Annotation: The RNA shown here (Bacterial RNase P class A) has 380 nucleotides and comes from a Candidatus Krumholzibacteriia bacterium. Rfam family: Bacterial RNase P class A. By type it is a ribozyme. It is recorded under the gene name rnpB.
RNA sequence: CGAGCAGGUGAGACGGUCGCGUCCGGCGCUGCGGCGCCGGCCGAGGAAAGUCCGAGCACCCCGGGGCAGGAUGCUGGGUAACGCCCAGUGGGAGCGAUCCCAAGGAGAGUGCCACAGAAAACGUACCGCCGAAUCCUCCCUUGGCGGGGGAUGGCAAGGGUGAAAAGGUGAGGUAAGAGCUCACCGGGCCGCCGGCGACGGCGGCUGCGCGGUAAACCCCAUCCGGUGCAAGGCCAAAUAGGAGGGAAGAGGACGCUCCGCCUCGUUCGACCCUCGGGUUGGCCGCUCGAGGCGCCCGGCAACGGGCGUCCCAGAUAAAUGACCGUCCUCUCCGCCUUUCGGCGGAGGGAACAGAACUCGGCUUACGACCUGCUCGGCGC
Numbered sequence: 001c002g003a004g005c006a007g008g009u010g011a012g013a014c015g016g017u018c019g020c021g022u023c024c025g026g027c028g029c030u031g032c033g034g035c036g037c038c039g040g041c042c043g044a045g046g047a048a049a050g051u052c053c054g055a056g057c058a059c060c061c062c063g064g065g066g067c068a069g070g071a072u073g074c075u076g077g078g079u080a081a082c083g084c085c086c087a088g089u090g091g092g093a094g095c096g097a098u099c100c101c102a103a104g105g106a107g108a109g110u111g112c113c114a115c116a117g118a119a120a121a122c123g124u125a126c127c128g129c130c131g132a133a134u135c136c137u138c139c140c141u142u143g144g145c146g147g148g149g150g151a152u153g154g155c156a157a158g159g160g161u162g163a164a165a166a167g168g169u170g171a172g173g174u175a176a177g178a179g180c181u182c183a184c185c186g187g188g189c190c191g192c193c194g195g196c197g198a199c200g201g202c203g204g205c206u207g208c209g210c211g212g213u214a215a216a217c218c219c220c221a222u223c224c225g226g227u228g229c230a231a232g233g234c235c236a237a238a239u240a241g242g243a244g245g246g247a248a249g250a251g252g253a254c255g256c257u258c259c260g261c262c263u264c265g266u267u268c269g270a271c272c273c274u275c276g277g278g279u280u281g282g283c284c285g286c287u288c289g290a291g292g293c294g295c296c297c298g299g300c301a302a303c304g305g306g307c308g309u310c311c312c313a314g315a316u317a318a319a320u321g322a323c324c325g326u327c328c329u330c331u332c333c334g335c336c337u338u339u340c341g342g343c344g345g346a347g348g349g350a351a352c353a354g355a356a357c358u359c360g361g362c363u364u365a366c367g368a369c370c371u372g373c374u375c376g377g378c379g380c
Stems, first nucleotide, its partner, number of pairs: 001376009012327007020043002023040007045352001049363002052361005057228004069224005074088005089103001090101004104219002109217002111213003122209001126159002128155003133152007167185006186208001187206008232284005242275005251268005291310008328349009
């Protein structure tokens, strides 16, 4: 100088004044529901966000088993739990620090593999190589054991296609070739050793044709009820409606009667009382919790244990803001100074974002600085 990783701060620090919100205390008022004043404590985040996982809590459901469906998927550990975290294994990238990986199964079954190509998986020959064998034919030849061409054929080495081509490289071998044979590499099986394990190392055996794809169906293993604080519980007014009851019972309808009235009977019912539900409002849930901080111990670590200490927002149209002083820091200007720098003045101190039942994670947004460790290069 460049790079990698881990951690921290995140309206610069301290002090003061005023304002706002919850709670606590005191005083005053009150229509007893609260209201006002004074004092005190506390008062947004690392992501409060996305609502993607896992839980607590609440209500509903629930005999057992299976099917369907979903999620996860190397190993060991951590945890209340997880799809999270830690430590490893294997694979990949990088000179390296380090980073990345949905990383079970393709020797259960089914499917798919565009274009190109002979062939994309029980299968093959376009160019090419060969002409050993059998047959035909021509030439040389006294003859044939010679030579040429061709057919039936043999081959997959080379070329070519493709993301991927039937193990790779080399040698032998052959008519040409080929795991046909051999050596090494790769694969499979077995054994031994190391490791809790994933796996690693070593040795032996086996020529070992049969690709890829499971973020295709599928198979295997493990796990999984639903809804969410608008959960859920409590209190209660007016009005309307419901149920039950009462009445000094206005009034209406029907019956009795030839009809009307009175009376009588049945029924509806203004009115009053009680009960229960809904709307709306209020209260609880609500913030002390798998809690924060410090020290010690165990562990490589994630984390766990012990002791001590602290109380740290609970609003409901929703509070968390503004100003001043001193210091710090950055930028600009002026003066002084050999330089480092000093003095004075002016301006700035941000970004993403804002609790609403609570935790543990993940992801995304932000980006100024600080701290520590590591790697590479150059110079002394």
Its mean pLDDT, the model's own confidence on a scale to 100, is 77.